[in-house]
RNA sequence: AGUUUGAUCCUGGCUCAGGAUAAACGCUGGCGGCAUGCCUAACACAUGCAAGUCGAACGGACUUUAAUGAAACCUAGUGAUUUAAAGUUAGUGGCGGACGGGUGAGUAACGCGUGGGUAACCUGCCUCACACUGGGGGAUAACAGUUAGAAAUGACUGCUAAUACCGCGUAAGUGCACAGUACCGCAUGGUACAGUGUAAAAAACUCCGGUGGUGUGAGAUGGACCCGCGUCUGAUUAGCUAGUUGGCGGGGUAACGGCCCACCAAGGCGACGAUCAGUGGCCGGCCUGAGAGGGUGAACGGCCACAUUGGGACUGAGACACGGCCCAAACUCCUACGGGAGGCAGCAGUGGGGAAUAUUGCACAAUGGGGGAAACCCUGAUGCAGCAAUGCCGCGUGAGUGAAGAAGUAUUUCGGUAUGUAAAGCUCUUUAAGUGGGGACGAAAACAGUGACUGUACCCACAGAAUAAGCAUCGGCUAACUACGUGCCAGCAGCCGCGGUAAUACGUAGGUGGCGAGCGUUAUCCGGAUUUACUGGGUGUAAAGGGUGUGUAGGCGGGAAGAUAAGUCAGAUGUGAAAUCUAUGGGCUCAACUCAUAGACUGCGUCUGAAACUGUUUUUCUUGAGUGUCGGAAAGGUAAGUGGAAUUCCCGGUGUAGCGGUGAAAUGCGUAGAUAUCGGGAGGAACACCGGUGGCGAAGGCGGCUUACUGGACGACAACUGACGCUGAGACACGAAAGUGUGGGGAGCAAGCAGGAUUAGAUACCCUGGUAGUCCACACUGUAAACGAUGAAUGCUAGGUGUGGGGGCGCAAGCUUCCGUGCCGCAGUUAACACAAUAAGCAUUCCACCUGGGGAGUACGGCCGCAAGGUUGAAACUCAAAGGAAUUGACGGGAGCCCGCACAAGCAGUGGAGUAUGUGGUUUAAUUUGACGCAACGCGAAGAACCUUACCUAAACUUGACAUCCCAGGAAAGCCGAUGUAAUGUUGGCCGUGCCCUUCGGGGAACCUGGUGACAGGUGGUGCAUGGUUGUCGUCAGCUCGUGUCGUGAGAUGUUGGGUUAAGUCCCGCAACGAGCGCAACCCCUACGGUUAGUUGCUACGCAAGAGCACUCUAGCCGGACUGCCGUUGACAAAACGGAGGAAGGUGGGGACGACGUCAAAUCAUCAUGCCCCUUACGUUUAGGGCUACACACGUACUACAAUGGCGCAAACAAAGGGAAGCGAUAUCGCGAGAUGGAGCAAAACCCAAAAAAGGCGUCCCAGUUCGGACUGCAGGCUGCAACUCGCCUGCACGAAGUUGGAAUUGCUAGUAAUCGCGGAUCAGCAUGCCGCGGUGAAUACGUUCCCGGGCUUUGUACACACCGCCCGUCAAACCAUGAAAGUUGGUAACACCCGAAGCCUGUGAGCUAACCGCAAGGAGGCAGCAGUCGAAGGUGGGUUCAAUGAUUGGGGUUAAGUCGUAACAAGGUAACCGU
Repeated sequence: AGUUUGAUCCUGGCUCAGGAUAAACGCUGGCGGCAUGCCUAACACAUGCAAGUCGAACGGACUUUAAUGAAACCUAGUGAUUUAAAGUUAGUGGCGGACGGGUGAGUAACGCGUGGGUAACCUGCCUCACACUGGGGGAUAACAGUUAGAAAUGACUGCUAAUACCGCGUAAGUGCACAGUACCGCAUGGUACAGUGUAAAAAACUCCGGUGGUGUGAGAUGGACCCGCGUCUGAUUAGCUAGUUGGCGGGGUAACGGCCCACCAAGGCGACGAUCAGUGGCCGGCCUGAGAGGGUGAACGGCCACAUUGGGACUGAGACACGGCCCAAACUCCUACGGGAGGCAGCAGUGGGGAAUAUUGCACAAUGGGGGAAACCCUGAUGCAGCAAUGCCGCGUGAGUGAAGAAGUAUUUCGGUAUGUAAAGCUCUUUAAGUGGGGACGAAAACAGUGACUGUACCCACAGAAUAAGCAUCGGCUAACUACGUGCCAGCAGCCGCGGUAAUACGUAGGUGGCGAGCGUUAUCCGGAUUUACUGGGUGUAAAGGGUGUGUAGGCGGGAAGAUAAGUCAGAUGUGAAAUCUAUGGGCUCAACUCAUAGACUGCGUCUGAAACUGUUUUUCUUGAGUGUCGGAAAGGUAAGUGGAAUUCCCGGUGUAGCGGUGAAAUGCGUAGAUAUCGGGAGGAACACCGGUGGCGAAGGCGGCUUACUGGACGACAACUGACGCUGAGACACGAAAGUGUGGGGAGCAAGCAGGAUUAGAUACCCUGGUAGUCCACACUGUAAACGAUGAAUGCUAGGUGUGGGGGCGCAAGCUUCCGUGCCGCAGUUAACACAAUAAGCAUUCCACCUGGGGAGUACGGCCGCAAGGUUGAAACUCAAAGGAAUUGACGGGAGCCCGCACAAGCAGUGGAGUAUGUGGUUUAAUUUGACGCAACGCGAAGAACCUUACCUAAACUUGACAUCCCAGGAAAGCCGAUGUAAUGUUGGCCGUGCCCUUCGGGGAACCUGGUGACAGGUGGUGCAUGGUUGUCGUCAGCUCGUGUCGUGAGAUGUUGGGUUAAGUCCCGCAACGAGCGCAACCCCUACGGUUAGUUGCUACGCAAGAGCACUCUAGCCGGACUGCCGUUGACAAAACGGAGGAAGGUGGGGACGACGUCAAAUCAUCAUGCCCCUUACGUUUAGGGCUACACACGUACUACAAUGGCGCAAACAAAGGGAAGCGAUAUCGCGAGAUGGAGCAAAACCCAAAAAAGGCGUCCCAGUUCGGACUGCAGGCUGCAACUCGCCUGCACGAAGUUGGAAUUGCUAGUAAUCGCGGAUCAGCAUGCCGCGGUGAAUACGUUCCCGGGCUUUGUACACACCGCCCGUCAAACCAUGAAAGUUGGUAACACCCGAAGCCUGUGAGCUAACCGCAAGGAGGCAGCAGUCGAAGGUGGGUUCAAUGAUUGGGGUUAAGUCGUAACAAGGUAACCGU
């Protein structure tokens, strides 16, 4: 920084950007320097090498050289023998193989780190000092011979030497023993001196220089042991321990020590974490981090441990020994089967394992090591080279110029734009690579010699831009965007998330930004993460205060004075290895790298000092705490007793048919007498009123009254003690309800249970019954939403107002003080809500608890419990959230206020019938299509016979029926024929040229025919890609903005409140003040009047003409209505009510006018339009058919069912319209529709045109009718190319259903409903539809409880796609991890017993035996052998513990569209939740 939300703040997790790596993988790869390179199988190893050396320790053997020179040959020489020198070396002997090199298995330990100790120790080679190095002896390898064996390896006999081995002499000094003196130390004790006794030495070689050897002491070096402190996780490991802890005495060791042994005692360790289990070499350092920390322990350096596994000792100065020995085990190899050999965790290398890690190289030139006097030898230590981009560092792949902004590519709005000065071209340079020439340092203090690396580094020359660029990214985080393809597919993804036809998120391309010989991914660590919080967090509601108290350990602790110096502080000093790190310099051309100097290494030790604070200690004080005396208050506790009211039951009386119960009922009770009522009695439980955010208690909790016993708090006094205090892990005690055990008790109530209802169901809610239980005693359980969701204690920090209990002052009112208990509120705190002296404020002390959600308070284990269960308490797996507070909406079977034909009050209907019309469905070749709750359904359609027409069948055309451009020809158009078709067609003829320009050839515009290709065309798709238009909430009163203010913020305020209105209309108030879109008004019609004008209108003039314009009327302009006036009410306002006047009165009536927005509402088929699709067809044309079908269902209408009526006769009164391809009069014909005919009229003139209902007169007499008119038949009329499918009308005849319509439902508040007719658009014709017009003309509204819709306020919310929301559990399916499980298998560490190798030790040693003693016998000493203790591996056993697996089984998690219900969220429809 991203991510929970509509948005906000917070809590909180997840994720990213950084750095690092012994890395690996993918793509790519020019050079050099410096580093690094089996993290896995401490798996197994072929082959070679990695530890030898010394002849100046020794005897041999051999080789060479020189000399000697027997015998013999024959004298050239060969050459026995002897001597000398040089060299080689198997063996004896010495030193070294305990170093160097490797690895990290084991080890949680004095192993390591750090600091000390050894008066408890050793130390080869080296250095220094002192004293010596005399004299003897016996063997034995080698060698020779014999012999066993395949071999390895021996056996026997004989010979021989030493610096090999053994005595003896000597003893400066030393050790030991004894008993002293002096001095010293923290203790044991040490040092020095002197005495007596006693013990132990030696090796020689020589070039005579020396080198060795022995003893003693000192030093140096290296080691050993001991101690303080530090050193991972787990308590679901709480007790462990018999050599264990200590003592005495021995043994053993270099040395202390239970290290070992005998005896004695019973100790020792542990909550400051013993024991056990897991993991693990430790450190300097390294990585990260601001630091504190966290992680890590490759390379380099120090220590430790190990050397196939286990055990053991020998030798030695040093080992219990990587390249030594013995034994056991496993494995491998050889074998003649008898027996033998081996140990790469040395360097290379092989196999194996693995994601993964190199050459069977060169050299001892340097550095170092071993041996040697030295030369020298050995050295896979080391120095170098090889391989690997594994890392770090450096360099290069060219530089300058170059716009026609080339070509290509990509894109495009087709103009361009990008790649891009990039390329090409021109001018330069040559690092690196290449070739050739030269050529080091590293070599070391006289000269000389000595180089693996290496002809390397470096220098010079040459040629030519020549030989050298990739990788990942581009939605946000996060720098960088377009096109195409794909279409919830393929795929991407670190998190959020992309992909369902316009993907900057997939794939490809172009381009961009990034890094660059690398780039990206994966893994791991730190960081960010203050997300374990020491620095530096929290716990009212987000995770988190223990249910409460008493109190142990522990932690913390009042005032004054003195002492001390453990903590603390200061100075000095030792140490803190080197390397590393930091700083400054130096060397490689720079850098990495490396060298030098300084600092740092924050630690530990010692010494000296300071004394404020803490600690310790001494003395003291009273304020903390406690005691005492007096006093009042209280549902504090326990026990016993006692009281009245009420319920129920029993008995009796009165009394009769019901009672009871519910929303309504039923079950139930009652004529065997209930309920009701009166009297009496029984029994149990609970205590009305008082009673109160009143009291008491630690909490749970405690309520009639009385008594007994008993705990605590408070006030007053200030007598006593003198810090005695606070908190409190474990521990102990208490602890509602439910539940358990035993025994009682049982009135009422009441789980489970039964019945009745309700319901789709109803294992519930409601009702009737009713058992445990509720009550008592004793014992258990130990949990609750045990809550103030707030641990305890102390101090401090404004006030106001109640209340309970005390005290003081005061006559009283009241003031004041202490302790409790409430409310409001300041500062402060808080994410906000809120808290606020009873803190969630400011501080201190102690305890408890938290660290994402789910899994889960589950599993396993332990403890407790009679059981139920409680307590402690995980993991795998899974998600990117879960959550808190507040905000705006929406919603509620929440609340309040208000409005509306919303209900109510009425009138007329619909729903039933027939018909018309639309829709669904069905049917069909097609029945074209859209519209679907209100807001689709007499809707698009203001009019489908053809056309329309989009549909179907059949046929025809292909630059097309229509537009533009190009080419050729012709003016085009028009008229009349012929022929043929179902139709479009085919074809002939006639007419005859116009317009503009002209150079008179022609050209142009317009039009037709033919051709070519660009294109046309599409009522094809997508209204969920769109514009425009429209519907709807709704003519509802709302919707917003600027500035200011409040709030961390979303937001709030304004716009809420009190009134009022039709209205966010207006007034008042107010942290708001203003403004905008809406409301209203302005516009039109209408109602009254005035005025002006009057023809086609009108007429007081008898008619006509004429005249006139008073009236009617027409149409212009004005006036009028504004709560203006009066009264009442109201706040003196707004306004309301009443009245006057007025044609009209409170927006007079009607219309147009529709705020911000909602519904992905409707429309691609009015039109326009993106994208997709068709292109001899999804285009165009023609004919016929269809859109008119018909079992059925629905909507909307018409006509009716009749007497307020039908029919007949006579006879009144409108308005608004329309009329030229038109309206059509008078007249004539027809029963009529209509026909003939054509006056008048482009209309205040003529025509349509008759208004009808009403009213008058007559008839019908309640019937399926003189109602009703469907259906049908016949005959006609009209329009039209054409009425068959499929028009309208007329006459006659026929005369269906229907007698007022179930559940349900619609419209309407006045000139309205209802009823009556008239006109118009569309239109050839077709109207029960639609749009208008007038005539006649009601009823009712108490009112706002309810239904519906809406507005405002408020409340709750787990909703925000917003209740058509959200969401829970079982069941069914798939997958995943996990628990249990009869068991099974394997491992671990111990224990008990058996066996008992090698070996040390002990005993024995009759066998064997060179050195010494002894004249000898023999002895001393030694060896073999045997026995014993211990003892590894092995065996047996029962348990422990860990893991794997297991039929079956339990729950859990996850998974677009399964089943059943609807538990929760609103009063969620029974408030929810906690415990049982």